[in-house]
This is a predicted structure of a 98-nucleotide RNA (c-di-GMP-I riboswitch aptamer) from a Clostridiales bacterium. The coordinates come from a structure-prediction model, not an experiment, and the mean pLDDT is 85. The organism belongs to Eubacteriales, within Bacteria. It was read from a public genome assembly, where an Rfam model found it.

RNA sequence: AGAUGAUAAAGGCAACCUGUACGAAAGUGCAGCGCGCAAAGUCGUGAGUCUAAGGUAUUGAAUGAAUGAUUCAGUACUAUGACAGUCUGACUGCCAUU
Numbered sequence: 001a002g003a004u005g006a007u008a009a010a011g012g013c014a015a016c017c018u019g020u021a022c023g024a025a026a027g028u029g030c031a032g033c034g035c036g037c038a039a040a041g042u043c044g045u046g047a048g049u050c051u052a053a054g055g056u057a058u059u060g061a062a063u064g065a066a067u068g069a070u071u072c073a074g075u076a077c078u079a080u081g082a083c084a085g086u087c088u089g090a091c092u093g094c095c096a097u098u
Base pairs, nucleotide, nucleotide: 002098003097004096005095012037013036017032018031019030020029021028022027035085041091042090043089046087047086048083049082050081054078055077056076057075058074059073060072061071062070063069
């Protein structure tokens, strides 16, 4: 320096759930808990999955003298949002063996 992760040793992280805060939501932070994890450390490359505030289209209702327009309630599409403990990729790293 590379490979490997069976045996240890020192440790580390923390699923689900609960409480609380943020967020439109997906989800995230903090505290408790511990399912599990040899990178379950960091990033977010390429995919994948999730959400749809906003936008577009459309349906119904209401307002309106009318064209239009506005409001409310739905439906469909769409990340610029999110996950990455989904895979892949990049960077960094403890110990042991070889």